[in-house]
Molecule: transfer RNA
Organism: Homarus gammarus
């Protein structure tokens, strides 16, 4: 340098044009408990960036920028 694959809360993942972006763990708050863990309720917390299609984009297309992997 060229190609291929990806990029969602703190972590790991679904969501593949239209639902309130959904599930575990973690966190924080209550409830219990002499305290504390475990159980239950509840809150908070994400679509990498710019552009472009389209009524309508996390989702399709086109740069950039991170990452993985292959050739050279």
């Nucleotide at each position: 340098g060229g190609c291929u694959c990806u990029g969602u809360g703190g972590u790991g993942u679904a969501g593949c044009g239209g639902u309130u972006a959904a599930c575990a763990c973690g966190g924080c708050c209550g409830u219990c408990u002499c305290u504390a863990a475990a159980a239950c309720g509840g809150c908070a917390g994400a679509c990498u960036c710019g552009g472009g299609u389209u009524c309508a984009a996390c989702u399709c297309c086109c740069g950039a920028c991170g990452g993985a992997g292959c050739c050279u």